Large-subunit ribosomal RNA, domain V from a hot springs metagenome, 538 nucleotides, folded computationally. The coordinates come from a structure-prediction model, not an experiment, and the mean pLDDT is 80.
[in-house]
Context: one part of a larger RNA
RNA sequence: CUUACGAUUAGACGGAAAGACCCUAUGCACCUUUACUAUGAUCAUUUGUUGUUUUGUUGGUACUCUCUGUGUAGCAUAGAUGGGAGCUAUGGCGUCAUUGAAAUACCAUCCUGAGGGUCCAAUCUUAACUAACCUUUACCAGGGGACAGCGUGUGAGAGGUAGUUUGGCUGGGGCGGCCGCCUCCUAAAGAGUAACGGAGGCGCACAAAGGUAAGCUUAGAUUUUAUAUUGUUAAGGGUAAUGACAUAUGGUUGCCUGACUGUCAGACUGACAAGUCGAACAGGGACGGAAGUCGGUCAUAGUGACCCGGUAGCUUUUAGUGAAAAAGCUAUCGCUCAACGAAUAAAAGGUACGCUAGGGAUAACAGGCUGAUGGUUUUAGAGAGUUCUUAUUGACAAGACCGUUUGGCACCUCGAUGUCGGCUCAUCACAUCCUGAAGCUGUAGAAGGUUUCAAGGGUUCGACUGUUCGCCGAUUAAAGUGGUACGUGAGCUGGGUUCAGAACGUCGUGAGACAGUUCGGUCCCUAUCUGUCGUAAG
Numbered sequence: 001c002u003u004a005c006g007a008u009u010a011g012a013c014g015g016a017a018a019g020a021c022c023c024u025a026u027g028c029a030c031c032u033u034u035a036c037u038a039u040g041a042u043c044a045u046u047u048g049u050u051g052u053u054u055u056g057u058u059g060g061u062a063c064u065c066u067c068u069g070u071g072u073a074g075c076a077u078a079g080a081u082g083g084g085a086g087c088u089a090u091g092g093c094g095u096c097a098u099u100g101a102a103a104u105a106c107c108a109u110c111c112u113g114a115g116g117g118u119c120c121a122a123u124c125u126u127a128a129c130u131a132a133c134c135u136u137u138a139c140c141a142g143g144g145g146a147c148a149g150c151g152u153g154u155g156a157g158a159g160g161u162a163g164u165u166u167g168g169c170u171g172g173g174g175c176g177g178c179c180g181c182c183u184c185c186u187a188a189a190g191a192g193u194a195a196c197g198g199a200g201g202c203g204c205a206c207a208a209a210g211g212u213a214a215g216c217u218u219a220g221a222u223u224u225u226a227u228a229u230u231g232u233u234a235a236g237g238g239u240a241a242u243g244a245c246a247u248a249u250g251g252u253u254g255c256c257u258g259a260c261u262g263u264c265a266g267a268c269u270g271a272c273a274a275g276u277c278g279a280a281c282a283g284g285g286a287c288g289g290a291a292g293u294c295g296g297u298c299a300u301a302g303u304g305a306c307c308c309g310g311u312a313g314c315u316u317u318u319a320g321u322g323a324a325a326a327a328g329c330u331a332u333c334g335c336u337c338a339a340c341g342a343a344u345a346a347a348a349g350g351u352a353c354g355c356u357a358g359g360g361a362u363a364a365c366a367g368g369c370u371g372a373u374g375g376u377u378u379u380a381g382a383g384a385g386u387u388c389u390u391a392u393u394g395a396c397a398a399g400a401c402c403g404u405u406u407g408g409c410a411c412c413u414c415g416a417u418g419u420c421g422g423c424u425c426a427u428c429a430c431a432u433c434c435u436g437a438a439g440c441u442g443u444a445g446a447a448g449g450u451u452u453c454a455a456g457g458g459u460u461c462g463a464c465u466g467u468u469c470g471c472c473g474a475u476u477a478a479a480g481u482g483g484u485a486c487g488u489g490a491g492c493u494g495g496g497u498u499c500a501g502a503a504c505g506u507c508g509u510g511a512g513a514c515a516g517u518u519c520g521g522u523c524c525c526u527a528u529c530u531g532u533c534g535u536a537a538g
């Protein structure tokens, strides 16, 4: 070296199980509730089954009696109309006259309103009845009784039950923040251009802050002031910012309402839907001497599709015809539909009892990249060190290296790369804890300090805790720092973390939850290959 056998389990990101953690799904299930919508045990009530009296009350279409009636003028409180010259026991009233639209006594009929009585009806109420109905009973009789029960309609009403909903973005998800529109920067001198990039605004206002015509010029500076000079925008514009503005878009005054109706060539912009600009024509106007300007405001924010419904108008349609109803068209109104291109008129949570489909498109372990943080180190040397930067120490700074900390990123792995600590067995680095060799020393000696070389060997036992760590005890020459998937679970353990049971505290209405605590809690693999060890043969 080859072969065989026997061992061992370091590797084959070993085998097993389409990861249970995490995220995603307009997935599922079950549970909860002051989520939504139903259902409706139960309760209340209407009406039917359902009849007869009675007391009071209320109402009336009825009958009767008693009253009632104020404009001004008119002796005055004139209900209306017709007849009427008398009525009356004495007084008196009326006719006449006056006033007025209407004239009174007396008779008759009626109206308005009020009250009493009668009648009728109804509900409620008081007290009863019996024949429905209920009930006891073999039957008769009896008890209850128009209630109850049952049917019908309406309302209230238990997560008791059911069906569902419970947004997205996101340097994983959750928590937080945000979601539409306007201005600037980022934006790389056409347009456009992202981020949980940096700054701010809006969800209106104004009958003048609009149209037109004619005048005017500001802020600031100099000057003691009035004034004057200067002053190209720095002022001012209803409002954020940017751009534009003196021919003013700024400010004043006069007159007005174009903050018009019907159209529209042509452009800009946008995936679309939307959005924006706009000469011109017709009508009838405002201002101006005229030319002309005027279809809101210096421009860019001040907003919401469709459906459904309301209001007004229309020479529209219109179920045999005429109407009505209804529809359409035009105008307009009703959405913080703000998750703002708006899934419904209408919706919250829990799951550690969980399930499925997927994802390394996305987190937790490990690896990778990075190296802010961390560790090591160098430069320079303000200062300390009595003096003296460098025996020792070394601020504020600057530069490297490492990849052991905490992180960032999310690149392999979610059809699985088992996670802390301990045990066992190690192996490597050296930035050396001891032992070894040197230099310097603020090294007298002893004991030290610091630096250089050096990895051969070594580097303890206990109490507490699951602990790594740490603190303590006793030793030691010393009780090193790290890497190895924070070495090592197909080697062991399973105390911790991290399923299902249970409890406490706290939070939550609750289901339940808690890098809070507590007791309990299944660790599989017969070794094919590589590696390693041993034996035998060649």
Base pairs, nucleotide, nucleotide: 001538002537003536004535005534006533007532008531010530011529012528014525015524022359023358024357025356027355028354029351030350031349032348035164036163037162038161039160042156043155044154045153047151048150049149051129052128053127056124057122058121059120060119062118063117064116065115066114067113069111076104079110080109081108082107083106086093087092133144134143135142167179168178169177176196180202181201182200183199184198185197203340204238205297206296210256211255212254213253214252216250218234220230221229222228236245239302241300242299243298260283261282262281263280266277267276268275272341285294286293287292308334309333310332311331312330313329314328316327317326366413367411368409369408370407372406374402375401376400377399378398379397383393384392420495421493422492423491425487426484427483428482429481430480433458434457435456436453437452438451439450440449441448460474461473462472464470501519502518503517504516505514506513507512